[in-house]
RNA sequence: AUCUUAUCAAGAGCAGGCGGAGGGACUAGCCCGAUGAAGCCCGGCAACCGGCGUAGCGUACGCACGGUGCUAAAUCUUGCGAAGACGUUCUAUUUAGGACGUUUCUGGGAGAUGAGAG
Numbered sequence: 001a002u003c004u005u006a007u008c009a010a011g012a013g014c015a016g017g018c019g020g021a022g023g024g025a026c027u028a029g030c031c032c033g034a035u036g037a038a039g040c041c042c043g044g045c046a047a048c049c050g051g052c053g054u055a056g057c058g059u060a061c062g063c064a065c066g067g068u069g070c071u072a073a074a075u076c077u078u079g080c081g082a083a084g085a086c087g088u089u090c091u092a093u094u095u096a097g098g099a100c101g102u103u104u105c106u107g108g109g110a111g112a113u114g115a116g117a118g
Stems, first nucleotide, its partner, number of pairs: 002117007013042001016041003022032003026079001028077002043071003048067003051063005075110001080107002083104009
């Protein structure tokens, strides 16, 4: 590389330092950025793994000491499919069927992070 599994609508500097033009994975959008992007440090958030504590002990709760992670917007939206609503249009004729668009919802895909496998 790849595989398994859990999580992904909460939270964290709108007053930190260095740094100087990019960033939000990719597509299409839409955004953020010289009132300062990426990156590094500090601060913070959270509680996945380890550790510690308590209890009704294969578990639950707590602490935040260690290992990660995270710190604009739902994983910013989206991509493939199903269903509902609305609109346009076509066929057929009073009730249905098809196509397209918008929107809501849902499953998946892709991605991210932890833990494990290898």
Molecule: SAM riboswitch aptamer (S box leader)